[in-house]
A computed fold for a 682-nucleotide part of an RNA from uncultured Ilumatobacter sp., annotated as large-subunit ribosomal RNA, domain II. The coordinates come from a structure-prediction model, not an experiment, and the mean pLDDT is 86.
Context: one part of a larger RNA
RNA sequence: GCCUGCGAGUUACGGUGUGUGGCAAGGUUAACCAGUGAUGGGUAGCCGGAGCGAAAGCGAGUCUGAAUAGGGCGUAGAGUCGCAUGCUGUAGACCCGAAGCCAAGUGAUCUAUCCAUGGCCAGGUUGAAGCGGAGGUAAGACUCCGUGGAGGACCGAACCCACGUAGGUUAAAAACUGCAGGGAUGAGCUGUGGAUAGGGGUGAAAGGCUAAUCAAACUUGGCAAUAGCUGGUUCUCCUCGAAAUGCAUUUAGGUGCAGCGUCGUGUGUUCAGUCUCGGAGGUAGAGCACUGAUUAGGUUAGGGGGCCCACAAGCUUACCAACCCUAGUCAAACUCCGAAUGCCGAGACUCCAGAGCACGGCAGUGAGACCACGAGGGAUGAGCUUCGUUGGUCGAAAGGGAAACAGCCCAGAUCAUCAGCUAAGGCCCCUAAUUCUGUACUAAGUGGUAAACGAUGUGGGAUUGCAUAGACAGCCAGGAGGUUGGCUUAGAAGCAGCCACCCUUGAAAGAGUGCGUAAUAGCUCACUGGUCGAGUGAUCCUGCGCGGACAAUGUAACGGGGCUCAAGUACAGAGCCGAAGCUAUGGGCUUCCAAUUUAUUGGGAGCGGUAGAGGAGCGUCGAUAGGGCUGUGAAGCGGAUCCGUGAGGGUUCGUGGAGCGCUAUCGAGUGAGAAUGCAGGC
Numbered sequence: 001g002c003c004u005g006c007g008a009g010u011u012a013c014g015g016u017g018u019g020u021g022g023c024a025a026g027g028u029u030a031a032c033c034a035g036u037g038a039u040g041g042g043u044a045g046c047c048g049g050a051g052c053g054a055a056a057g058c059g060a061g062u063c064u065g066a067a068u069a070g071g072g073c074g075u076a077g078a079g080u081c082g083c084a085u086g087c088u089g090u091a092g093a094c095c096c097g098a099a100g101c102c103a104a105g106u107g108a109u110c111u112a113u114c115c116a117u118g119g120c121c122a123g124g125u126u127g128a129a130g131c132g133g134a135g136g137u138a139a140g141a142c143u144c145c146g147u148g149g150a151g152g153a154c155c156g157a158a159c160c161c162a163c164g165u166a167g168g169u170u171a172a173a174a175a176c177u178g179c180a181g182g183g184a185u186g187a188g189c190u191g192u193g194g195a196u197a198g199g200g201g202u203g204a205a206a207g208g209c210u211a212a213u214c215a216a217a218c219u220u221g222g223c224a225a226u227a228g229c230u231g232g233u234u235c236u237c238c239u240c241g242a243a244a245u246g247c248a249u250u251u252a253g254g255u256g257c258a259g260c261g262u263c264g265u266g267u268g269u270u271c272a273g274u275c276u277c278g279g280a281g282g283u284a285g286a287g288c289a290c291u292g293a294u295u296a297g298g299u300u301a302g303g304g305g306g307c308c309c310a311c312a313a314g315c316u317u318a319c320c321a322a323c324c325c326u327a328g329u330c331a332a333a334c335u336c337c338g339a340a341u342g343c344c345g346a347g348a349c350u351c352c353a354g355a356g357c358a359c360g361g362c363a364g365u366g367a368g369a370c371c372a373c374g375a376g377g378g379a380u381g382a383g384c385u386u387c388g389u390u391g392g393u394c395g396a397a398a399g400g401g402a403a404a405c406a407g408c409c410c411a412g413a414u415c416a417u418c419a420g421c422u423a424a425g426g427c428c429c430c431u432a433a434u435u436c437u438g439u440a441c442u443a444a445g446u447g448g449u450a451a452a453c454g455a456u457g458u459g460g461g462a463u464u465g466c467a468u469a470g471a472c473a474g475c476c477a478g479g480a481g482g483u484u485g486g487c488u489u490a491g492a493a494g495c496a497g498c499c500a501c502c503c504u505u506g507a508a509a510g511a512g513u514g515c516g517u518a519a520u521a522g523c524u525c526a527c528u529g530g531u532c533g534a535g536u537g538a539u540c541c542u543g544c545g546c547g548g549a550c551a552a553u554g555u556a557a558c559g560g561g562g563c564u565c566a567a568g569u570a571c572a573g574a575g576c577c578g579a580a581g582c583u584a585u586g587g588g589c590u591u592c593c594a595a596u597u598u599a600u601u602g603g604g605a606g607c608g609g610u611a612g613a614g615g616a617g618c619g620u621c622g623a624u625a626g627g628g629c630u631g632u633g634a635a636g637c638g639g640a641u642c643c644g645u646g647a648g649g650g651u652u653c654g655u656g657g658a659g660c661g662c663u664a665u666c667g668a669g670u671g672a673g674a675a676u677g678c679a680g681g682c
Base pairs, nucleotide, nucleotide: 001682002681003680004679005678006677011091012090013089014088015087016086017085018084019083020082021081022080023079026047027046028045032041033040034039051058052057061073062072063071064070094232095231097229101222102221103220104219105218106217112196113195114194115193116192117191118190119189120188121186123155124154125153126151130147131146132145133144134143135142159183160182161181164179165178166177167176198214200210201209202208235617236616237615238614239613240612245258246257247256248255249254259365260364261362262361263360264359265358266357267356270355272350273349274348275347276346277345278344279343285337286335287334291331292330293329295327296326297325298324300321302320303319304317305316306315307314368394369393370392371391372390373388374387375386376385377384399410400409401408414587415586416585417584419583420582421581425577426576427575428561429560430559434574436573437572438571439570440569441568447563453547454546457544458543459542460541461540462539463538464537465536466535474531475530476529477528478527480504481503482502485499486498487497510525514523515522588607589606590605591604592603593602594601595600596599618671620668621667622666623665624664625663626662628660629659636655637654638653639652640651641650642649643648
């Protein structure tokens, strides 16, 4: 891992509903007694039949109260006892699962420390004190040579330990092995016997050790501890079908009440939509009349600076600035104004639907997600976060489209069909359907990612200058004189800089546009003539493009191929394809209405679905009764075939070799694929 078997809402007693039955202003017994039993007896008790009040008490009333008022609770709807069933309470209470807590015991054959008594430590090295001799001294001290054999001394086996590294890691081993390492006469190692016991011991102290277990051992018991937590919870079909919100909570992943679901009873359009009429309101927008904010100018108090000045006063100001004026702005907590929607009420119409409302039984939900809209927070960030009496989808929704893609677009799957029409989206090939029609644009593969900004890209529109009295561009020619203007300067001559910027000749020519020189010179421009012969400049708006443009395996930012008068873009049009949508044909089921032959016919509407509510069934085991099958072959097992929406059922053949169905009613240890389920097998 697979297979087979086992494996989870039970039972008792209360409460409260529903269904059904008995009796009924009543209903019913409990213990117990008798009886084989069925059953009979048993009336204590319980519920109902009257309530109100704290009570005395009164009573269809009563309490409060001074009250005959008002108000509260009652009176005017029948109960009760069984059976079945939903839910609930108390019990282990659907099943499995803690870590833990307490009690009584068992452990020091492991290990920690201690006690008693034994054992062990190859070999080698060093050479303390003391002692002897010699030297030395006044005597010493001291020195030397011997002797001696100290030491938590040295090297290193046994022995003890375990620093590093490699292997091992379903190991040879639930801590090992190889190499290397530390101690090795000591606080050494070790045998045997003994002592200390669980909030206790022991601890050269690591919360270490206390029998592979230690921040409180192990065993048994309390015990089925508790678990607002996780997991699991077994057959079928039919109808409806949620929530992820509000308030509260030692509450936030739990719960209570409400909201939303379902079932029953009652009511019977009360609901909803549209129209008309009547209302309340302060949002969007707008505005500046208030509250504040705010730019420029004017006017002008006040203040600052300057002048003047003994004081006071005066003059002045490209300073600051209130009020006021003109022009221009801003606001969730501003409003002189002010919608559209929405909301409330009335009437009419439409609609009859799983509309509304009330009471009662049973729930689930109370982690929501994204998209669009209106807002707060954030960075007018987030696949971010928090709201909306805004909407949608997913959740609980399959189908088609978006290449793929819960939340986007289209559309809501009762079943069948090798029929038709459409939606979104598409129609060159992959790939169903146009290489469809018309007019334009784009040259960037833009399309098929992105901004500020930049640019003689190109199309359209508008305004405007110059132009056959010849424009724009090119070419030929001129571009002069006073004068080297004045100043400055070493120099300054159009061209370092400052000032001025005139006059003359002329078709035209600046006291000079740029290059250039030390300064001149030189080149050139403005401006003018000629040549040429028709358009040429500027600005604004707008369509489509260009640059800006950098990421990691490989094109890789159209799904791909590939596409350029498109297979791109814009506008207009004609067709077609395209879904579980709609239609067609047939079947099933639910519900309402009508009719009746009371289980049928006709008509209408409907049948996606998680949590969940309701309804109807299948099967297993057993009991009772009836009626059956079976050695001419029961159950079980295997094959085939038929029937039923399904759970399932029938028939037949084979195997098997002794019991087993059916109908009615009843009772359950009643249905497995999941629980790191349990046991067995492989």